[in-house]
RNA sequence: UAUCUGUUUCGGGGCGGAGUGAAAUUCUCCACCGGCGGUGAAAGUCCGCGAGCCUUUUGGGUUGAACCGGUGCAAUUCCGGUACCGACGGUAUAGUCCGGAUGAAAGAAUCAGAAA
Numbered sequence: 001u002a003u004c005u006g007u008u009u010c011g012g013g014g015c016g017g018a019g020u021g022a023a024a025u026u027c028u029c030c031a032c033c034g035g036c037g038g039u040g041a042a043a044g045u046c047c048g049c050g051a052g053c054c055u056u057u058u059g060g061g062u063u064g065a066a067c068c069g070g071u072g073c074a075a076u077u078c079c080g081g082u083a084c085c086g087a088c089g090g091u092a093u094a095g096u097c098c099g100g101a102u103g104a105a106a107g108a109a110u111c112a113g114a115a116a
Stems, first nucleotide, its partner, number of pairs: 001116001003114004008109003016030004031096002033086002035049004044084002052062004066082005088099003
């Protein structure tokens, strides 16, 4: 230095205002939020992964959404502009409330060991 095994810790944010109504943080208008790894340069919308959902459960399947202009050697990642997306159950129809969840997990850091 990279690899393998194990330990410990960490590991998802957001409804504020107005309107209608018997009732809505769920509808309408405005607002707000963005997990992990990768990518020559920083990503919710590129390439993957996790979560969620389905299943015959060491596994398999499924899994949302972006364009235009600019700078630059290089950016669908930066800057400017305008858009779009967001599991399941509950409840007046929910990305933001409550619940499964004091859960699980991509992974990050850390320490120990192994062999080279």